[in-house]
A computed fold for a 173-nucleotide RNA from Marinithermofilum abyssi, annotated as Lysine riboswitch aptamer. The coordinates come from a structure-prediction model, not an experiment, and the mean pLDDT is 76. Lineage of the source: Bacteria > Bacillati > Bacilli > Caryophanales > Marinithermofilum.
RNA sequence: GAAUGAGGUAGAGGUGCGGGUCCGCAAUAGUACCUGUCCGGAGAAAGGCAUCGAGGAUGGACAGGGAAAGGGCGGCUCGCCGAAGUGCACAGGGUGCCCAGCUCUGUGUGCUGGUCAGUUGCUGAAGAAGUAACUGAUUGCCGUGGCAAUGGCCGCGGAGCGCUACCGUCAGA
Numbered sequence: 001g002a003a004u005g006a007g008g009u010a011g012a013g014g015u016g017c018g019g020g021u022c023c024g025c026a027a028u029a030g031u032a033c034c035u036g037u038c039c040g041g042a043g044a045a046a047g048g049c050a051u052c053g054a055g056g057a058u059g060g061a062c063a064g065g066g067a068a069a070g071g072g073c074g075g076c077u078c079g080c081c082g083a084a085g086u087g088c089a090c091a092g093g094g095u096g097c098c099c100a101g102c103u104c105u106g107u108g109u110g111c112u113g114g115u116c117a118g119u120u121g122c123u124g125a126a127g128a129a130g131u132a133a134c135u136g137a138u139u140g141c142c143g144u145g146g147c148a149a150u151g152g153c154c155g156c157g158g159a160g161c162g163c164u165a166c167c168g169u170c171a172g173a
């Protein structure tokens, strides 16, 4: 001095990821629910308690009234490139109480580079969306083999604790 390693900074993938107590729209839905009349006659809710119920429950028909949450799309805006999502376990919160189920937050751990499509399952009102497994396509990065020659094409393989650029003497040869 060059290259490399620890460390740091800045970036790329693209129908890229996620948040918002913001705005609008579709759907949920003429559903739940409420009122009235009639039928019917003892339970309702996974289970138990509480509660409601012969002053008529669950359910059904008719008439009148009639939602919302979660989820979706678009706009605006914010934070980002393990962005983020998800399986399992544990802890805490919500649901009339316990339990179950569902959901929110946190910790640990496993998997997944990204996007799209299909099949099955779960969730959901749903032919929407999400998600797990499998399959396929496509795309970016790296490695590798070959062919080309102006910066590409084809094949195989791999994973984000990755890749690119710069800094870097703290470390070793």
Stems, first nucleotide, its partner, number of pairs: 004171002007167005014081001016080005022075004033065007043052002047098003084112012113139010141158007